A computed fold for a 73-nucleotide RNA from a Patescibacteria group bacterium, annotated as transfer RNA. Its Rfam family is "tRNA". From the family's description: Transfer RNA (tRNA) molecules are approximately 80 nucleotides in length. It was read from a public genome assembly.

């Protein structure tokens, strides 16, 4: 140079055909213990790489673009 994958709560990772975003694990509070851990009850935290479009509505469709991985020249 070209195909293809991936970029979503601090970490790892869901979200199946478009309808206002969830889990663990971590954070904070109570409760349980003399205290700490366990453990069990609630919570706080992201509008999803970025921009643009299409639509009554987009993480999820289309497009330009950024980083990253992987092949092939």
């Nucleotide at each position: 140079g070209g195909g293809c994958c991936c970029u979503u709560a601090g970490c790892u990772c869901a979200u199946u055909u478009g309808g206002u975003a969830g889990a663990g694990c971590g954070c904070c509070u109570c409760a349980u213990u003399u205290g700490c851990a366990c453990u069990g009850a609630g919570g706080a935290g992201g509008c999803g790489g970025g921009g643009g479009g299409u639509u009554c509505g987009a993480a999820u469709c289309c497009u330009c673009u950024a980083g990253g991985g992987u092949c092939c020249a």